[in-house]
């Protein structure tokens, strides 16, 4: 890169560095020399991976042969809770729109695009 999947209105700054644009992308609104955006060092959010525990289900050894009930281990789903590892985040709902739909004049439901993980190629 690219395919799947899940999530995306909660939450979290500060120190150095640097020196002009940032905030994907077009439109709009912010941010930005009172120093943005980046880097980097701390600190910090949070809980996807990951560990605990319980619940539910599925369930094979055990068992030579057939059945029926119960059942480790192992799988999944759920729900609490843990934060040392991998990541990720730490202005604004992914800032808001973008496209279809109902709604009827403001909203809602999806779907694109993105961004982040987890597994595949």
């Nucleotide at each position: 890169c690219u395919c799947u999947u899940a999530u995306c209105c909660a939450g979290a700054g500060c120190g150095a560095c640097g020196g002009a644009g940032g905030g994907a992308c077009c439109g709009g609104c912010c941010c930005g020399a009172u120093g943005a955006u980046g880097u980097c060092g701390c600190g910090g959010c949070a809980a996807c991976c990951c560990g605990c525990c319980a619940g539910u289900g599925u369930g094979u050894a055990g068992u030579c042969a057939g059945g029926c009930c119960a059942u480790a281990a192992a799988c999944a789903c759920u729900g609490c809770c843990g934060a040392a590892g991998g990541u990720g985040c730490c202005a604004a709902u992914u800032c808001c729109g973008g496209u279809a739909g109902a709604u009827u004049u403001u909203u809602c439901u999806g779907g694109a695009a993105g961004a982040u993980g987890a597994g595949a190629g």
A computed fold for a 121-nucleotide RNA from a Chloroflexota bacterium, annotated as SAM riboswitch aptamer (S box leader). Its Rfam family is "SAM riboswitch aptamer (S box leader)". Its family is annotated with regulation of gene expression in the Gene Ontology.